[in-house]
RNA sequence: GGAGUUGGCUAGACAGUCGCCCGUCACCUGUUUGUGGCGGGAGGAAAGUCCGGGCUACACAGGGCAGGAUGCCAGGUAACACCUGGGCGCUAUAAGGCCGCAAGGCCCCAAGGCGACGGACAGUGCAACAGAAACAUACCGCCGAUGGCUAACGCAAGUUAGUACAGGCAAGGGUGAAAUCGUGCGGUAAGAGCGCACGGUCGGGCGGGCAACCGUCCCGACGGGUAAACCCCAUCCGGAGCAAGGCCAAAUAGGCAGACAUGUUUUUCGGAACACCGGCGGCCCGUCGGAGUCUGCGGGUAGGCUGCACGAGGCGGCGCGCGAGCGUGGUCCCAGAUGAAUGACUGUCCACGACAGAACCCGGCUUAUCGGCCAACUCCCCUC
Numbered sequence: 001g002g003a004g005u006u007g008g009c010u011a012g013a014c015a016g017u018c019g020c021c022c023g024u025c026a027c028c029u030g031u032u033u034g035u036g037g038c039g040g041g042a043g044g045a046a047a048g049u050c051c052g053g054g055c056u057a058c059a060c061a062g063g064g065c066a067g068g069a070u071g072c073c074a075g076g077u078a079a080c081a082c083c084u085g086g087g088c089g090c091u092a093u094a095a096g097g098c099c100g101c102a103a104g105g106c107c108c109c110a111a112g113g114c115g116a117c118g119g120a121c122a123g124u125g126c127a128a129c130a131g132a133a134a135c136a137u138a139c140c141g142c143c144g145a146u147g148g149c150u151a152a153c154g155c156a157a158g159u160u161a162g163u164a165c166a167g168g169c170a171a172g173g174g175u176g177a178a179a180u181c182g183u184g185c186g187g188u189a190a191g192a193g194c195g196c197a198c199g200g201u202c203g204g205g206c207g208g209g210c211a212a213c214c215g216u217c218c219c220g221a222c223g224g225g226u227a228a229a230c231c232c233c234a235u236c237c238g239g240a241g242c243a244a245g246g247c248c249a250a251a252u253a254g255g256c257a258g259a260c261a262u263g264u265u266u267u268u269c270g271g272a273a274c275a276c277c278g279g280c281g282g283c284c285c286g287u288c289g290g291a292g293u294c295u296g297c298g299g300g301u302a303g304g305c306u307g308c309a310c311g312a313g314g315c316g317g318c319g320c321g322c323g324a325g326c327g328u329g330g331u332c333c334c335a336g337a338u339g340a341a342u343g344a345c346u347g348u349c350c351a352c353g354a355c356a357g358a359a360c361c362c363g364g365c366u367u368a369u370c371g372g373c374c375a376a377c378u379c380c381c382c383u384c
Base pairs, nucleotide, nucleotide: 001380002379003378004377005376006375007374008373009372010371012349013348014347015346016345017344018343020041021040022039023038024037025036026035027034043355047366048365050364051363052362053361054360055241056240058238062285063284064283065282067237068236069235070234071233072086073085074084075083076082087117088115089114090113091112096107097106098105099104118232119231123230124229125226126225139173140172141169142168143167146166147165148163149162150161151160152159153158181199182198183197184196185195186194200222201221202220203219204217205216206215207214208213245306246305247304248303255297256296257295258294259293260292263274264273265272266271276290277289278288279287280286313332314331315330317328318327319326320325350353
């Protein structure tokens, strides 16, 4: 200097004229309202509504079953399916090398990227078709050592040859995604971990590491796959939701109908037990309430205030930590609309502006995206 990758910051700027919303102060105004000063006013994703919470009531809120969620290890956090660090597995491409006239082909491969990453030796299930056979196996085959049979030779014992009957084999071929752990050598009648070498899986010993796991050694064993199939194991989980929930005003028909309860026993007359009804996501136990509760029909109002912004808050210093973060000081207040507030016009500048607008709030993830700036990592080239 170039290429690739990862992370962080930013997200048009300035000036003028008019127009919006909130807060605060002052004045005017019977109230409403109005005028002026000061301060502030959409995002990194505000999107998706996919996770986790805060908060609100149920409600005083416990146990179990069912159901659901997560799934390598260790940490972080209010919590999480998130984040950090580590482990294992998979995976490219750039550069590089080789061949080639070239087009191109092959090999190898960095930083990086991805992982729905517990268990198949608890059990059940599934894998079409093909194939002999998929928790088992002989279709094509190979052998002729052994036994049998036949023939020849031999006095006999036996020898030679044939047969493939009995028998031996799973090495070769075929089928398939997958076929007695894989490759090679030896051995054998032909073979086979039968033996050896290297490698794989499981089990064991030793060492390192908190651990996941890694390394190494010896011996032993060697049919697998699939759990975002049922299942087993470990951990966790009340459900509902700001249209939650409160307050005020007004109006109507404090409407009509149905179901259940208001019961029994006992008492020291305070109450207690049982039954029944109702509430607590489904069920059980338990618990709370009992002139109330639930269901249906009909009518009225759909207005105002609050919840509603001081927060697991922003910025930054110091210390600890590989890091996510933690601790401790300092400083700042930085949107609260409600048919929905920041808009319109003019001029200048340049990086020529993409994706795109809060509605209770926060921590994440995912998706969309024009540019600018900064840092780190890896590879290549050049120079010293």
A computed fold for a 384-nucleotide RNA from a Burkholderiales bacterium, annotated as Bacterial RNase P class A. It was read from a public genome assembly, where an Rfam model found it. The model forms 96% of the base pairs in the Rfam consensus.